Model confidence (mean pLDDT): 79 of 100. A computed fold for a 129-nucleotide RNA from a mouse gut metagenome, annotated as FMN riboswitch aptamer (RFN element). The model forms 100% of the base pairs in the Rfam consensus. RNAcentral holds the sequence, with entries from MGnify.
């Protein structure tokens, strides 16, 4: 660097109010994908030290969803949310502690149900070349 192939998203459990409500309200609960990196784990060496794994929903980037153009492949744009203290030379990632944030459609107002979706995809392993 071409080719295939395989995988590639997580929650409502409790009271309340109501003719009805996993949709209101209290309390719970979840967190794609690649960066970054002082932390915590396995192996290895006599050490210095080295190799692997895991490690940020709010930092960087990017998928998904959405919108528009197009027969279509695709090609454009839109896309959410953090502070505050502690440790250190360094920390929006480690500690403690308090916040937010979450497409579209559908239903009593939905991140957690049901639907596009048995669909796509950042991208990971892997097989050939």
């Nucleotide at each position: 660097u071409g080719u295939c192939u395989u995988c590639a998203g997580g929650g409502c459990g409790g009271g309340g109010u109501g003719a009805g409500a996993u949709c209101c309200c209290c309390c719970a609960c979840u967190g794609g994908c690649g960066g970054u990196a002082a932390a915590g784990g396995a192996g290895g060496a006599g050490g210095a030290c080295c190799u692997c794994c895991u490690g940020a929903g709010u930092c960087c980037g990017c998928g998904a969803c959405c919108c528009g153009c197009g027969a279509a492949a695709g090609c454009g744009g839109u896309c959410g949310a953090c502070c505050c203290g502690g440790u250190g030379a360094g920390a929006u990632c480690c500690c403690g502690g308090g916040a937010c944030c979450a497409a579209c459609g559908g239903u009593a107002u939905a991140g957690u149900c049901c639907g596009g979706a048995u669909g796509g995809a950042a991208g990971a392993a892997g097989a050939c070349g």